A computed fold for an 86-nucleotide RNA from a Candidatus Bipolaricaulota bacterium, annotated as c-di-GMP-I riboswitch aptamer. The organism belongs to Candidatus Bipolaricaulota, within Bacteria. The model forms 95% of the base pairs in the Rfam consensus. It was read from a public genome assembly, where an Rfam model found it.

[in-house]
RNA sequence: AGCUCGAAACGGCAAAGCUGCCGAAAGACAGUGACGCAAAGUCACGGAUCUAAGGAGGCAUUCUCUAUGACCGCCGGACUACCGAA
Numbered sequence: 001a002g003c004u005c006g007a008a009a010c011g012g013c014a015a016a017g018c019u020g021c022c023g024a025a026a027g028a029c030a031g032u033g034a035c036g037c038a039a040a041g042u043c044a045c046g047g048a049u050c051u052a053a054g055g056a057g058g059c060a061u062u063c064u065c066u067a068u069g070a071c072c073g074c075c076g077g078a079c080u081a082c083c084g085a086a
Base pairs, nucleotide, nucleotide: 005084006083012037013036017032018031019030020029022027035073041079042078043077045076046075047074049070050069054066055065056064057063058062
């Protein structure tokens, strides 16, 4: 120095809720707030899950199907990264 690993230390991120704003919605963003996280950093590449504007269909006044939408704090994968005990 590298890989694996995760004791300690310096720190970091920020769930739900509430408020504002965007969106058809899922949800995102900002503030507040901390459930937790050793990648809870980035990426929608694969799977899972959520939504259904638009489209299609119908036993019909609403129902069913469908991502091109969402989600990385669901899993896998790719890339990057602080510290250094066993």